[in-house]
RNA sequence: GCCGAGAUAGCUCAGUAGGUAGAGCGCGAACGUGGUAAGUUCGAGGUCGCGAGUUCGAUUCUCGCUCUCGGCU
Repeated sequence: GCCGAGAUAGCUCAGUAGGUAGAGCGCGAACGUGGUAAGUUCGAGGUCGCGAGUUCGAUUCUCGCUCUCGGCU
């Protein structure tokens, strides 16, 4: 330098023929216990890597850039 994959909640990851984003773990609260823990219920938490384009509407499509991983030279 070229090719491919990836970037979504604190962590590990889903998701979508374009239509107001989810799970598990973790965190907080309540219930519960003599007191912890387990368990049950509820809740908080996300500019979907950055910028632009298309569109009534973009996490999703297009272009550029950044970073990570793998391959080729």

Predicted 3D model of a 73-nucleotide RNA (transfer RNA) from an uncultured Patescibacteria group bacterium.
Model confidence (mean pLDDT): 82 of 100.